The part of an RNA shown here (small-subunit ribosomal RNA, 3' major domain) has 478 nucleotides and comes from an uncultured bacterium. Its mean pLDDT, the model's own confidence on a scale to 100, is 84. The full RNA is in RNAcentral, with records from Greengenes. Rfam family: Bacterial small subunit ribosomal RNA. Its family is annotated with ribosome and structural constituent of ribosome in the Gene Ontology.
Context: one part of a larger RNA
RNA sequence: UGACGGGGACCCGCACAAGCAGCGGAGCAUGUGGUUUAAUUCGAAGCAACGCGAAGAACCUUACCAGGGCUUGACAUCCCGAUGACCGGUACAGAGAUGUACCUUCUCUUCGGAGCAUCGGUGACAGGUGGUGCAUGGUUGUCGUCAGCUCGUGUCGUGAGAUGUUGGGUUAAGUCCCGCAACGAGCGCAACCCCUGUUUUUAGUUGCCAUCAGGUAAAGCUGGGCACUCUAGAGAGACUGCCGGGGAUAACUCGGAGGAAGGUGGGGACGACGUCAAAUCAUCAUGCCCCUUAUGUCCUGGGCUACACACGUGCUACAAUGGCCGGAAACAGAGGGCAGCGAAGCCGCGAGGCGAAGCGAAUCCCAGAAAGCCGGUCCCAGUUCGGAUUGCGGGCUGCAACUCGCCCGCAUGAAGUCGGAGUUGCUAGUAAUCGCGAAUCAGCACGUCGCGGUGAAUGCGUUCCCGGGUCUUGUACA
Numbered sequence: 001u002g003a004c005g006g007g008g009a010c011c012c013g014c015a016c017a018a019g020c021a022g023c024g025g026a027g028c029a030u031g032u033g034g035u036u037u038a039a040u041u042c043g044a045a046g047c048a049a050c051g052c053g054a055a056g057a058a059c060c061u062u063a064c065c066a067g068g069g070c071u072u073g074a075c076a077u078c079c080c081g082a083u084g085a086c087c088g089g090u091a092c093a094g095a096g097a098u099g100u101a102c103c104u105u106c107u108c109u110u111c112g113g114a115g116c117a118u119c120g121g122u123g124a125c126a127g128g129u130g131g132u133g134c135a136u137g138g139u140u141g142u143c144g145u146c147a148g149c150u151c152g153u154g155u156c157g158u159g160a161g162a163u164g165u166u167g168g169g170u171u172a173a174g175u176c177c178c179g180c181a182a183c184g185a186g187c188g189c190a191a192c193c194c195c196u197g198u199u200u201u202u203a204g205u206u207g208c209c210a211u212c213a214g215g216u217a218a219a220g221c222u223g224g225g226c227a228c229u230c231u232a233g234a235g236a237g238a239c240u241g242c243c244g245g246g247g248a249u250a251a252c253u254c255g256g257a258g259g260a261a262g263g264u265g266g267g268g269a270c271g272a273c274g275u276c277a278a279a280u281c282a283u284c285a286u287g288c289c290c291c292u293u294a295u296g297u298c299c300u301g302g303g304c305u306a307c308a309c310a311c312g313u314g315c316u317a318c319a320a321u322g323g324c325c326g327g328a329a330a331c332a333g334a335g336g337g338c339a340g341c342g343a344a345g346c347c348g349c350g351a352g353g354c355g356a357a358g359c360g361a362a363u364c365c366c367a368g369a370a371a372g373c374c375g376g377u378c379c380c381a382g383u384u385c386g387g388a389u390u391g392c393g394g395g396c397u398g399c400a401a402c403u404c405g406c407c408c409g410c411a412u413g414a415a416g417u418c419g420g421a422g423u424u425g426c427u428a429g430u431a432a433u434c435g436c437g438a439a440u441c442a443g444c445a446c447g448u449c450g451c452g453g454u455g456a457a458u459g460c461g462u463u464c465c466c467g468g469g470u471c472u473u474g475u476a477c478a
Stems, first nucleotide, its partner, number of pairs: 001478002003475003007472007015462002019426005026316008034307002042053002064302007073125001077124002079121006088103006106115003127291002130289003136285002138280003141276001143274001148187006154163003167178003193268004198236007207226001212223003239262001242256005318419001322378006335366003340359002345354003385416001390411007432454007
């Protein structure tokens, strides 16, 4: 100087407390451990691994296993020789890779050749998701959006170092004020950026009967018009600016006015010096080591989907604030669409099929939002709760759904009556609850990332648990 303390003081955080909803019990989905296996590829490991890399494992992917093949190679550059093609098509053999046969088949030219392509050969080489994340770059997690981490000069100390950065206040903040052997500065904080909340203006192939006319069963449907809504560009607006109390006359704080918004308005992006030899050699790059008729490469099939168990994360429930049926067919936002989204109409109980209009999209489509509202029924029961499991029949995608996809209908109807010890999230348009969209994607979503609808309860307080910050104290630790 740090680190540590079941030392002290002060302070903060959904850390506790106060509340609400969960998890831990059940069934299923998914990840992991374990076990099994020819293989169940590999990585991730307290917080910070475990719906994680996987924003899509039937083949492919694929790295694993079995078997069948190749050896200058599936891919790159160079050299030599041959051919004139390569590509494509057909037939046969084969599980296919591949092999054989046949068909088709180059350009330029000074006719010497050149270019290009294929095949063969030789060696240089290719190739490796083989090892080492404890050799590395890059990227990332975490402490933590915590308020800290440092430097120059000066001063003090023999020195390590201290001072500044401590102190009195204050703040979300090393934020600001005051004081002070310090005076300044840098990286962080804040602000500048984006979204959202109010308004003005500019602009109208979306919106409006607001206004006029036409028109309908109804309809911005048509003429017409940019008022409003909206769209998207430019501005305005909030600064403790104003008033009062407190305070040291300061910083600041409390209350109030005006205002759409008030003291950082709400949300996002943004992550200091560093810590964990943290993670990643399997995104990529890369040193060294290793393999080279194989640890490379092609193919078929299998596996990654196994199942006595154990754990994590979710979904669905256990019902009456509910289930079912009917009605009125209530009301969003944000997205996506040409190898695409696919309307109307018709067929089917349905998944879906036929069909083809429109739309490269404020214009058309996906697209019925759902919870909600009105009415009826069920009467507390393993039920008209719950839907697992299984049987049968069908639909879709795809070369192909046996291993191993999703969906529909009929039948079947399991566990489950609110969950031990313990444990998680959340302070407001939040929790809870309800649906919608997108990426990936042929197909496959209870996951993920977004979007809006409905919309709470509680917060006395900081003694205690956890994490963190500042000062101080002890130390046989570094």